[in-house]
RNA sequence: ACGAACGCUGGCGGUAGGCUUAACACAUGCAAGUCGAGCGAGAAAGUACCUUCGGGUGCGAGUAGAGCGGCGGACGGGGGAGUAACGCGUAGGAAUCUGCCUGGUAGUGGGGGACAACAUGUGGAAACGCGGCGCUAAUACCGCAUACGCCCUGAGGGGGAAAGCGGGGGAUCUUCGGACCUCGCGCUACCAGAUGAGCCUGCGUUAGAUUAGCUAGUUGGUGAGGUAAAGGCUCACCAAGGCGACGAUCUAUAGCUGGUCUGAGAGGAUGAUCAGCCACACUGGGACUGAGACACGGCCCAGACUCCUACGGGAGGCAGCAGUAGGGAAUAUUGUGCAAUGGGGGAAACCCUGACACAGCCAUGCCGCGUGUGUGAAGAAGGCUCUAGGGUUGUAAAGCACUUUCAGUAGGGAGGAACAAGCAGGAUCAAUUAGUACAGUGGAUUGACGUUACCCACAGAAGAAGCACCGGCUAACUCCGUGCCAGCAGCCGCGGUAAUACGGAGGGUGCAAGCGUUAAUCGGAAUUACUGGGCGUAAAGCGCGCGUAGGUGGUUCAUUAAGUUGGCUGUGAAAGCCCCGGGCUUAACCUGGGAAUGGCAGCCAAAACUGGUAGACUAGAGUAUGGUAGAGGGGUGUGGAAUUUCCGGUGUAGCGGUGAAAUGCGUAGAUAUCGGAAGGAACACCAGUGGCGAAGGCGACACCCUGGACUAAUACUGACACUGAGGUGCGAAAGCGUGGGGAGCAAACAGGAUUAGAUACCCUGGUAGUCCACGCCGUAAACGAUGUCAACUAGCUGUUGGGUCUAUUACAGACUUAGUGGCGCAGCUAACGCGAUAAGUUGACCGCCUGGGGAGUACGGUCGCAAGAUUAAAACUCAAAGGAAUUGACGGGGGCCCGCACAAGCGGUGGAGCAUGUGGUUUAAUUCGAUGCAACGCGAAGAACCUUACCUACCCUUGACAUCAUCAGAACUUGUUAGAGAUAACUCGGUGCCUUCGGGAACUGGUUGACAGGUGCUGCAUGGCUGUCGUCAGCUCGUGUCGUGAGAUGUUGGGUUAAGUCCCGUAAUGAGCGUAACCCUUGUCCUUAGUUGCCAGCAUGUAAUGGUGGGAACUUUAAGGAGACUGCCGGUGAUAAACCGGAGGAAGGUGGGGACGACGUCAAGUCAUUAUGGCCCUUACGACCUGGGUUAUACACGUGCUACAAUGGUCGGUAUAGAGGGUUGCUAAGCCGUGAGGUGGAGCUAAUCCCAGAAAACCGAUCGUAGUCCGGAUUGGAGUCUGUAAUUUGACUCCAUGAAGUCGGAAUCGCUAGUAAUCGCGAAUUAGAAUGUCGCGGUGAAUACGUUCCCGGGCCUUGUAUACACCGCC
Repeated sequence: ACGAACGCUGGCGGUAGGCUUAACACAUGCAAGUCGAGCGAGAAAGUACCUUCGGGUGCGAGUAGAGCGGCGGACGGGGGAGUAACGCGUAGGAAUCUGCCUGGUAGUGGGGGACAACAUGUGGAAACGCGGCGCUAAUACCGCAUACGCCCUGAGGGGGAAAGCGGGGGAUCUUCGGACCUCGCGCUACCAGAUGAGCCUGCGUUAGAUUAGCUAGUUGGUGAGGUAAAGGCUCACCAAGGCGACGAUCUAUAGCUGGUCUGAGAGGAUGAUCAGCCACACUGGGACUGAGACACGGCCCAGACUCCUACGGGAGGCAGCAGUAGGGAAUAUUGUGCAAUGGGGGAAACCCUGACACAGCCAUGCCGCGUGUGUGAAGAAGGCUCUAGGGUUGUAAAGCACUUUCAGUAGGGAGGAACAAGCAGGAUCAAUUAGUACAGUGGAUUGACGUUACCCACAGAAGAAGCACCGGCUAACUCCGUGCCAGCAGCCGCGGUAAUACGGAGGGUGCAAGCGUUAAUCGGAAUUACUGGGCGUAAAGCGCGCGUAGGUGGUUCAUUAAGUUGGCUGUGAAAGCCCCGGGCUUAACCUGGGAAUGGCAGCCAAAACUGGUAGACUAGAGUAUGGUAGAGGGGUGUGGAAUUUCCGGUGUAGCGGUGAAAUGCGUAGAUAUCGGAAGGAACACCAGUGGCGAAGGCGACACCCUGGACUAAUACUGACACUGAGGUGCGAAAGCGUGGGGAGCAAACAGGAUUAGAUACCCUGGUAGUCCACGCCGUAAACGAUGUCAACUAGCUGUUGGGUCUAUUACAGACUUAGUGGCGCAGCUAACGCGAUAAGUUGACCGCCUGGGGAGUACGGUCGCAAGAUUAAAACUCAAAGGAAUUGACGGGGGCCCGCACAAGCGGUGGAGCAUGUGGUUUAAUUCGAUGCAACGCGAAGAACCUUACCUACCCUUGACAUCAUCAGAACUUGUUAGAGAUAACUCGGUGCCUUCGGGAACUGGUUGACAGGUGCUGCAUGGCUGUCGUCAGCUCGUGUCGUGAGAUGUUGGGUUAAGUCCCGUAAUGAGCGUAACCCUUGUCCUUAGUUGCCAGCAUGUAAUGGUGGGAACUUUAAGGAGACUGCCGGUGAUAAACCGGAGGAAGGUGGGGACGACGUCAAGUCAUUAUGGCCCUUACGACCUGGGUUAUACACGUGCUACAAUGGUCGGUAUAGAGGGUUGCUAAGCCGUGAGGUGGAGCUAAUCCCAGAAAACCGAUCGUAGUCCGGAUUGGAGUCUGUAAUUUGACUCCAUGAAGUCGGAAUCGCUAGUAAUCGCGAAUUAGAAUGUCGCGGUGAAUACGUUCCCGGGCCUUGUAUACACCGCC
């Protein structure tokens, strides 16, 4: 923005619009008639009178209805089928016609014969006839006369018209009809005009080349015919032309234009309404009449369809207005009127007019108005929400005070109306009466709309608001429901239990009698780029030349005026758009004037530029001469090395081949080696980002033929040039045809390996082919992924070919030119990059591109022997595909480095038995969680009841626990009975504390309701805490700089470190979180202080003991200090950082150990520690209680303990710790028990007492390699302790029993020094219950060459089609 449609909704008015589809078919009515002033003829009903009752006459009435004749019907109205065309638009042209109209000239005399109507006969169902018969008129028809400015002509001449009608009338005449005169209308001929129409031409006017050739009346001429008119319009003859790449012909689509919509414009789309033109009228064809038609409501023929029929034959044409059926998403009344405007006829009245004017229907569009206004906070009620306070709906409502547009009722009331006719007046005319044209004047008449517009009165807020949206784009947010369902969606996308995105609600936003959706159009889209794009890598430069048409073209003089520029003229219809006015109350709308209409044509002028013409020039281009380099091309011949084969000799067992092998060759003599011969193919070194060529491409040497380039100096030609659609030639390899050739290599093929397979990679063979000649093919990542030509625009450097200069010393330098390379400024580029060899700045020409896939495919054409090449789509499908660069991540990429990561070692696990945890299974329940590293001796530092969350049975409902209200009572307690217990019933005792005497505090019980309660769900809604990468060295920021940007720099580099540790360098300079240090502990010393600890010296005592006096030295305890910093020396290093070695020192290079964990990752773990949002349960998913279960057990896994023994077991003796714990406790001595333990009770609130005997070790004894004097499971018996309770299900003791196991497959774990290994001790947790956990000390090793590999990590770099990031993608 719309001729719209659909959904929801709907008060009024104005104004415009209203079958876009079936040019489908149509019932019914209407849409073109009119003229008696052209002509003849002429009813009926009815009524009046008369009547012989048969009828007649008058009126009706010269009416109706026909007929002859004239004009009209060719306009107006409709729809757009056809048409790509002189159809339309625009500008021109000459060879034409034109009814009615206007002007002019002249005329309108005199005759004749018919045909309708009518009457009659006759055919037919009807329509309709009959060239049957009988009359009759005319402005119908036909002669005669006359005639020009008309036509023809041989220039003498010849030919050709007409009609009357009406009004009036003085004189004259009269057959009384009139003649005659006059006026008007008409008629005839001619000349002009106007209007309308016909014809011709230039230019413009859709798509397709997968339509490239078309054309015989075709093109032209001569002559004739024909037409209103030029013309092959038609015909005869002659000629062979005409059109076409500037797109003919063919195919598809389409009425064209003014305009309309959009757009800044240029354009793009469109051609409803209104206006101009065209073509059409059921389909196709044809003519007639006429001024005009090949005719919408005319004719004829054919066809289809419909209707009538007596079956013989007839009738019809809504794309006129209404209307019907049908089609369709969809489009109105079978209305009123000729009052106005216009048209036809008429002298006129008037008649006709579905043109038109109006009304009806439709929110279809545009415009206007209304649905109230003011006040009104208790911020009402209700709704929604809530952090429970509130907020919001919201001055909104109610209430109060007003107003009355519109609608309603009633009354009044313009304008659209001007005419015409009629009456009076009256120019002109020689004149008169009259009449006409004509101007003025007077009064009368005419309205469909219409209950009009408009005005006034009345009543009352009374009758009048919806639709879409609310995640972003895009204005507007919350709750509930739903739970990847239902659904939404224009794009992105939303929905998997807290959805501002679905559905509903509250609220809000936008528009508003409409609002949304859908379809189609333009814009944004510079996304077909004329304005205004591109082609190295995003799509896009033909593989390369030559060259036709075309396009473009050096300097100068003159001329011309096609292009160009200026001025003037004509045209560019009206409407529309725009501007200024005017009219409807405003606006939409209507209306006046102007501007504009970019175009086309004509005339005049200018001459710079382009073009044309005629000259001239030499700078472009070319020719001639002398030189130069070269794998440029073609042909002929020659050469050596090597491979292979053959012949011969020597010689013997292997050769060959591979990652390793095998197939293969070889005792029939190979490989190796020597000599000889044959044959084919290719040409080592030279050799070079060197050369040549247009590209493909070209490499031994010699000769012949031949193309091009460069260079120097002159001479000549005089723009001869550049590009190049079609065309044509060349064009690697492979392939094809014919004939040769064939050494090596080698598709196919065969065999051997590899492998899960191996139609491959590897090996042994091997055919086409590779080679030559001739002929095809015509493609390649034919690449610089960069078309050709020309000009201009900083430098540096290498190389090839020439030239000049420096005095030609030079293997030198400077300059210049033609190539060929590397850097680089400006500039360009999305960036990468390009950068005088441009991808820079310009010019000329060609080719090509327009999202990815389908597809360079199909069909068609052309070419080819074929293979195939070339040209080249669509349906369908996706929302991307792609380029360059960035940051990560990754790599069976690279470099550097680290870690018990590997390696070097020591000891284990995996095999056995047991302990413990998990999975699985089972069960009434085996509660729940943790699940690779980073779950599995984990939560659990300890399940017999409890714990406990699970199951069974019983039982309670304001609740076991908290707060509030209210009532009662002290609280509490003894006993009995029932019960598994919870609990229930009864019963004994008890009346307390404070007090201001009102009451209060604690506790218990009852009642009611708010609420309690939940180890119920969601760790993917969360807080907090934790694990992990990882104690790895990283992670970032400010400012600056670089980049269009993401980002980069810093943080990279050279060294160095355990370390982003430090130093140096540096477009960076600084800073932060991490590292380190600060903290604790341990190792040395000092100071201070000595009790419960210590005892050297001095005393003293005991059987013995720091036991006692005393001491403060030592050990030690626990406070504070010192100490270690690469500080010193030497070397290395860059005179740095640092490293190596040394001295001193208790300790040496972060001394050892711990705590400490950056930015972040894993939706990692935990709702069952706790907290917490949401959801769920509320006589139960809450609470109490009994018993059971968590301890089950075919099996699988993890973590441990004990072992398999002699480095040991057993027995006896001897020695030496540290760190802990203890009143609900540790518990001594003594006594009893084989022992667990019992008894006992001293001491200890702990440097005092106790647990408490350390064990391995050491010294002896025994065992002698065995299932044992190893090993201790299992089982039987007997006990101890804890606890209400030990059966399911505790620990320990004694006696007896004496299983597996003889060092453990694949695989796998820990550890680098006081460490591993080994030995024991303690603690937390418990009433009791460790092989676990957390600590403590004793004894006390081995090894590390080293960083190739495995795993993990850090830095730099590289590739990427990855970003959920390689467990990726495909």

Predicted 3D model of a 1370-nucleotide RNA (small-subunit ribosomal RNA) from an uncultured prokaryote.
Its Rfam family is "Bacterial small subunit ribosomal RNA".